Predicted 3D model of a 339-nucleotide RNA (Bacterial RNase P class A) from Rubrivivax sp. SCN 71-131. Rfam family: Bacterial RNase P class A. Rfam's curators write: Ribonuclease P (RNase P) is a ubiquitous endoribonuclease, found in archaea, bacteria and eukarya as well as chloroplasts and mitochondria. RNAcentral holds the sequence, with entries from ENA. The coordinates come from a structure-prediction model, not an experiment, and the mean pLDDT is 76. A source record names the gene rnpB.
[in-house]
RNA sequence: GAAGUCGGCCAGACCGCCGCUGGCACAGGUCCCGAAAGGGCGUGCUGGAGGAAGGUCCGGACUGCACAGGGCAGCGCAGGAGCUAACGGCUCUCCACCGCGAGGUGAGGAUCAGAGCAACAGAGACGAGUCCGCUUGGGGCAACCCGAGCGGGGUGCAACGGGCAAUCUCUGCGCGCAGCAACACCAAGUAGGCACACGACGACGCGGCCCGCGGAGUGUGCGGGUAGGUGGCACCGAGCCGCGGUGGCGACACCCGGCCCAGAGGAAUGGCGGUCAUGGCGGGCUCUGCUUCGGGAGAGGCCGCCACACAGAAUCCGGCCUAUCGGCCGACUUCACCU
Numbered sequence: 001g002a003a004g005u006c007g008g009c010c011a012g013a014c015c016g017c018c019g020c021u022g023g024c025a026c027a028g029g030u031c032c033c034g035a036a037a038g039g040g041c042g043u044g045c046u047g048g049a050g051g052a053a054g055g056u057c058c059g060g061a062c063u064g065c066a067c068a069g070g071g072c073a074g075c076g077c078a079g080g081a082g083c084u085a086a087c088g089g090c091u092c093u094c095c096a097c098c099g100c101g102a103g104g105u106g107a108g109g110a111u112c113a114g115a116g117c118a119a120c121a122g123a124g125a126c127g128a129g130u131c132c133g134c135u136u137g138g139g140g141c142a143a144c145c146c147g148a149g150c151g152g153g154g155u156g157c158a159a160c161g162g163g164c165a166a167u168c169u170c171u172g173c174g175c176g177c178a179g180c181a182a183c184a185c186c187a188a189g190u191a192g193g194c195a196c197a198c199g200a201c202g203a204c205g206c207g208g209c210c211c212g213c214g215g216a217g218u219g220u221g222c223g224g225g226u227a228g229g230u231g232g233c234a235c236c237g238a239g240c241c242g243c244g245g246u247g248g249c250g251a252c253a254c255c256c257g258g259c260c261c262a263g264a265g266g267a268a269u270g271g272c273g274g275u276c277a278u279g280g281c282g283g284g285c286u287c288u289g290c291u292u293c294g295g296g297a298g299a300g301g302c303c304g305c306c307a308c309a310c311a312g313a314a315u316c317c318g319g320c321c322u323a324u325c326g327g328c329c330g331a332c333u334u335c336a337c338c339u
Stems, first nucleotide, its partner, number of pairs: 001335010012276007020048007029041001031040003050310001054321002057319005062179004074175005079093005094108001095106004109170002114168002116164002126161001131153002133150007183231004193222006204214003239259004244255004278307006285300004290295001
């Protein structure tokens, strides 16, 4: 210098203006919506998307139901040892395969329990048997026929030896079911339930009383649910940071210090402007060296324009998989050259 392998990181920065939304403090008017429950409205301070928030594939937390113990069925996992709350995840390692190598991939228990399967070729594909050849016994004048045998030929990955468990199966281990639209609480209208009282000897209604008219239900209480609302729900946590210390090859564990870090419910996290940075394109300037004097190459400033990916939290967490413009850092491998 070229070509690669593995790991890690960033995902524009700052300022101004205008908005959206959570929390806290103050104000707390009784202003708005609502029958109520409850929600909204002001000012200030402060927080406000990701490495995948995605797919919803796996595992947990949490919640409800079920549950003495064991088993069957069903589903899943599979070298060994570990990590973890758990896992189908991760780490180390053995083996197999791929790569010159750094490295990568693995659906890596069992075929002396049983069943099933094997294209093409081949006589025959797991039941058995004999296409060619050879040896040999018997029969036959002979062609040949019957039988026994083979480190034989030929086909094929594989020819009696086995292979496939990514076919069923067996072994070992794990799994109760459903999911935040879980679940808990508050709670209308209308309908419906129960209890009591009154009621054709007229309850009740027609604004209070009388008459009159209508008239079969009326009133009170209780409890359950629906619409709607609140909590669950943004968290002192399997939390984040300090590339801190100790132990471990490592995943990781323990300790020390610091921090509190989005949260709606049609769903906020945005828009505009400026400066700078990054990348691309175009123009022009300067410098370097080349030249067939027509030019063309490289480097560095300047100006203008454009671009900045994949993608958007929805109960939370750990993984896996998938998407991703461009850029940076570290370790290592192979090849070539120079000293």